[in-house]
Predicted 3D model of a 166-nucleotide RNA (Lysine riboswitch aptamer) from a mouse gut metagenome. The coordinates come from a structure-prediction model, not an experiment, and the mean pLDDT is 83.
This record gives sequence, structure tokens and C1' cells, in this order.
RNA sequence: GAUAGAGGCGCAGCGAAGAAAAGUAUUUCACGGCAAGGCCGGCCGGGCCGUUUGAGACGUGAAAAAAAGGCGACGCUGCCGAAGGCUCCCGCCCGGCAAGGCGGAGGUCUGAUUGUAUGGCGAACAGCCCUGCAAUUGUCAUCAUGCCAUAUGAUGGAGUGCUAUC
Repeated sequence: GAUAGAGGCGCAGCGAAGAAAAGUAUUUCACGGCAAGGCCGGCCGGGCCGUUUGAGACGUGAAAAAAAGGCGACGCUGCCGAAGGCUCCCGCCCGGCAAGGCGGAGGUCUGAUUGUAUGGCGAACAGCCCUGCAAUUGUCAUCAUGCCAUAUGAUGGAGUGCUAUC
């Protein structure tokens, strides 16, 4: 340097019945007061509507009534930096900017799982993410005991690690 492996409720992707979102958003009708400005998602541009023949937002009632993101039994696929986060750049979504989302490159942090606390996203008590703490676990190093197989315990490190073969 190449190849192949191990950790375990193992990781991710695709599809997915279904639950929830929700009797919510929204539409129509009726009533009510406010109203000269207002609507097109935050701003600009532009367009449209209206100024008592009332635009528009709001409240109450009746009728009708979704969807997206997120979750997901189960199945398939790819795998063991599987993967996740942060940062910056590029491309797409808009007429432009911002925000947000998706994809890609570089850099950087995290061994993994579970629980828990604060915070963030989210409709959510689901779930996800950051950080802290605790427990468990795999791996290597050092030390001690045991005894020759690698068991037990303690301490510590990090996956650019560890094991095997060439």
C1' cells in the first nucleotide's frame, strides 16, 4: 500500500399499509364591528383590487373539507466514518435580495448504544439535532492478579483506529 473482516435494539437509502397532522388550513353563506388603503410569504420591483356601490384583515355560527414535511409495521438495496453535526464555496428552487430547502466539493468534530437534562427544529408528549452527565459495550495501550488459553480488574486513548492475509 492492497484485500477481507469485527462491534449490535448496528447505520443509511428506497418503497410502504397505517397512525397522526385535523375536523386544522382553506372554500361558500349569514351576521358583527373596524376600515382607506390593501393583496400577491419578509423587503424591493412589478402587477392587481379598493376608497362608503366597502378592498382588506378580524370575530361568531352553519355546511363542505385537504395536503406537505416529520413518524412508520414490513420488504428490498448499499454498507461498518456505516453515518451524523458544524463551517465555507458552487449549482438549483424567486424577477431580485434575504430566509429556507435540495444536491455537490473542501475543511473540521463525533468509536458505538441506551437513558437523562437544557436548548433548537417540529402540530406533537412522536421523531431528529447540538451540548453536558450517567450506564453499558467493542477495540488498542499500560499496570496488577491468575496462569500459558487469554480470563478478571483498574487507568487511559480514539475509527486517518483495530484484527487477519498478501